RNA sequence: AGAUAACCGCUCCCGGCCGAUUUCGGCGCAGGGGGAGGAACUUCCGGACUCCACAGGGAAGCGCGCUAUCCGAAAGGAUAGGCCGUACGGGCCAAAAUCCGUACGGACGGAAAGUGCCACAGAAAAUAAACCGCCUUCGGGCAAGGGUGAAAAGGUGCGGUAAGAGCGCACCGCGCACUAGGUAACGCGUGCGGCAAGGCAAACCCCAUGCGGAGCAAGGCCAAGCCGGUUCAUAGGUGUCCCGCCUUCGUAACCAAGUAGGCCGCUUAGAGUAAUGGUUCUCACGGUAGUUUUCUACUGACAGAAUCUGGGGUAUGGAC
Numbered sequence: 001a002g003a004u005a006a007c008c009g010c011u012c013c014c015g016g017c018c019g020a021u022u023u024c025g026g027c028g029c030a031g032g033g034g035g036a037g038g039a040a041c042u043u044c045c046g047g048a049c050u051c052c053a054c055a056g057g058g059a060a061g062c063g064c065g066c067u068a069u070c071c072g073a074a075a076g077g078a079u080a081g082g083c084c085g086u087a088c089g090g091g092c093c094a095a096a097a098u099c100c101g102u103a104c105g106g107a108c109g110g111a112a113a114g115u116g117c118c119a120c121a122g123a124a125a126a127u128a129a130a131c132c133g134c135c136u137u138c139g140g141g142c143a144a145g146g147g148u149g150a151a152a153a154g155g156u157g158c159g160g161u162a163a164g165a166g167c168g169c170a171c172c173g174c175g176c177a178c179u180a181g182g183u184a185a186c187g188c189g190u191g192c193g194g195c196a197a198g199g200c201a202a203a204c205c206c207c208a209u210g211c212g213g214a215g216c217a218a219g220g221c222c223a224a225g226c227c228g229g230u231u232c233a234u235a236g237g238u239g240u241c242c243c244g245c246c247u248u249c250g251u252a253a254c255c256a257a258g259u260a261g262g263c264c265g266c267u268u269a270g271a272g273u274a275a276u277g278g279u280u281c282u283c284a285c286g287g288u289a290g291u292u293u294u295c296u297a298c299u300g301a302c303a304g305a306a307u308c309u310g311g312g313g314u315a316u317g318g319a320c
Base pairs, nucleotide, nucleotide: 002283003282005280006279007278008277010035011034012033013032014031015029016027017026018025019024037302041313042312044311045310046309047308048307049215050214051213052212061211062210063209065207066081067080068079069078070077071076082108083106084105085104086103087102088101089100090099109206110205114204115203116200117199118198131146132145133142134141135140154172155171156170157169158168159167173195174193175192176191177190178189181186219264220263221262222261228255229254230253231252232250235247236246237245238244285300286299287298288297289296290295
């Protein structure tokens, strides 16, 4: 998230007129007033409100997931920080990484608890394996190099070897323990371990933490008819008669439940198939085309309330 004005409509309220006479119904009236959004979209997460449930605990299910502080009812958000990734720049040296800085991004607990999945390519997608390749005493040995992939049993270098390999060593990385620092996430440093075997938890799952369930078609009130009950009255039966009991009938009275229907819930928009629209003048902004100092013509995004409300996400015109 156009402005002003005029005319013609739509809806709600007030007022008016008529009938009734608090209530209500009708008329549709030269009267007065209100009438969509920033997202009304989505229905992803909170809350109000309503009904149901409720000793206590657990399970299941759902939400949330680096740290601190602040705002907030909560959901959520803001700021700062940590870690990781990408890009660029700087520094070092020959180059890369480690290091420093800036920008952007991160659902950022756990893949050394278990289960599951991993298209295509590729030899192999995990009880590893062997296509090319390397070595060979031709039995076999290897996993360096090539290549595939998002991902292939750490990386660089030296030693070592038939060739190779954490096979050994140094540094880096990883894990564990201790440990300057820090509120914390994290992290400086030291020691130990040749290294636990690739990726996915936005698969199940595990850990931590929060949560009763259903929702305005919630729910409440009035309540025709029909059905039911009580009383009264009518008639009949039982009985000699009355009461009682049984049956029947009713323009009768009352009661309960409750359907149709109505009302409330419901709102300074407040409907109940649901209004909020159309035309025109002038101005403003944007777009397209023509013309090009300017003017003319056409055109106006996404979308539309339905109990209210706080956020998240998405759509979209213009401006900064």
About this RNA
A computed fold for a 320-nucleotide RNA from a bovine gut metagenome, annotated as Bacterial RNase P class A. The RNAcentral record of the sequence draws on MGnify. Its Rfam family is "Bacterial RNase P class A". Rfam describes the family as follows. Ribonuclease P (RNase P) is a ubiquitous endoribonuclease, found in archaea, bacteria and eukarya as well as chloroplasts and mitochondria. By type it is a ribozyme. The prediction has a mean pLDDT of 75.